[in-house]
Molecule: Bacterial RNase P class A
Organism: Desulfobacterales bacterium
RNA sequence: GAAGCCGGCCAAACGAUCGCAGGGGAUUUCCCCCUGAGGAAAGUCCGGACACCACAGGGCAGGAUGCUCCAUAACAUGGAGUCGCGGCAGCGCGAAGGCAAGUGCAACAGAAAGCAGACCGCCCCGCCCCAGGCGGGGUAAGGGUGAAACGGUGCGGUAAGAGCGCACCAGUUCUCCGGGUGACCGGGGAAGCUAGGUAAACCCCAUCCGGUGCAAAACCAAAUAGGGGAGCGUCUGAGGGUGGCCCGCCCAAGCUCCCGGGUAGGUCGCAGGAGAUGCCCGGCAACCGGCAUCCAAAGAUGAAUGAUCGUUGCCCGUAGCGAAGCAAUUCUCUACGGGAACAGAAUCCGGCUUACGGACGGCUUCGGCC
Repeated sequence: GAAGCCGGCCAAACGAUCGCAGGGGAUUUCCCCCUGAGGAAAGUCCGGACACCACAGGGCAGGAUGCUCCAUAACAUGGAGUCGCGGCAGCGCGAAGGCAAGUGCAACAGAAAGCAGACCGCCCCGCCCCAGGCGGGGUAAGGGUGAAACGGUGCGGUAAGAGCGCACCAGUUCUCCGGGUGACCGGGGAAGCUAGGUAAACCCCAUCCGGUGCAAAACCAAAUAGGGGAGCGUCUGAGGGUGGCCCGCCCAAGCUCCCGGGUAGGUCGCAGGAGAUGCCCGGCAACCGGCAUCCAAAGAUGAAUGAUCGUUGCCCGUAGCGAAGCAAUUCUCUACGGGAACAGAAUCCGGCUUACGGACGGCUUCGGCC
C1' cells in the first nucleotide's frame, strides 16, 4: 500500500429570524416562559406487560419450537460451550431429534436406481461354416453412465470372481473405563459383516401454547329513530298554521314529560418504566444484586416536532506553499467548488429482520521498499 474480518461509537454544533404541537403563566383575541422522534420511530415477524371474554380437571384437533448448560417477565432472543460445514487466515454459518418405525418422492444419462443390476469386459460349458461366431450359465474385480452403482486397501482363495475367509482402516449398534453439570470428548471390548439420499415430504417422538387486541377496557353523553312508563286529548278538539298577542278562520289525531340502552362527540387508558447514567459486589459472559443521581415539560388523532440565514466543524475534488520518505505515497496549512445518508413516534416494553451516512479501535492475508 491492497484486499478483507471483528467490535463498540456518532447520527454535526452554536446563534438569529419566522412558524407548528403540548404544557404553564399573564396586564387574557395580541404577550411571555418551558418542552418537543430514532438507531432503526420501519417491517408488524416473534415474545411479554396491560385490558376484556372464557376457564374444575383431562383429552382431541391445530400451531410453534427441536445439540447442551445458563440468562430472562417471556421468546423463534441473548451468553458460554459442543458437533458439523466454509475460509490460507482473522473469522463466519448451521430449525443441529428420528429415514437400522411406517408411507412417499427423485429429472437426465445409464443394461441396471431401491427385497438392485449383466451393456462392454472376464471365466466355464455346448454347438458350428473354428485367428472367429452363436447359444446357455457364472461373475460387480476392471470399463462406461450418473448427484448417487450397496464399505476401502492388501493377502489368501477361485474357472473367473465376490466379506467367501483373514489382517488393518472407516462406519453402525451394544457395552466397559476415565474426564465433563451437560451436549460431548479420550481409550478398551463384542457383534452382524455394511445399513444410500430426502422429515422448512407426510409422519413419529419430546417440550410449550385458551381467545381477542388500546379501534382493548372504563367514565360522561347530543340529535334522530325505536323501547318502557305517566299525563292530556280524539267533534265537549290536545296540538299545529295564520306577521307579536286575543278573537275569528283553516288543518287536525296525536301531543307533552320522565326512565333506561346504544351511536356521534368528549374524557380516560397515556407516559415514572422489566426506566436511564455512574460506581461497587457476584458471574468467563449474557445477566443479577446494592448505592447514588436524573427524567413527572413528546403524547399528536389527518395527526405537531419545521424552514431560511450566518459562523464553526466533518467529508470529497482541484490548485498551491511546506514537512517526512530512496520512492510509491502520506501529513499540516491556505484558496475555490461541491456534499452530508436511511428515515419519522401513535398503548408500552424486550428482541429479530430489513434500510442507511461517517469516523475510530483491534486483527488477518498478500505485495513493494529499507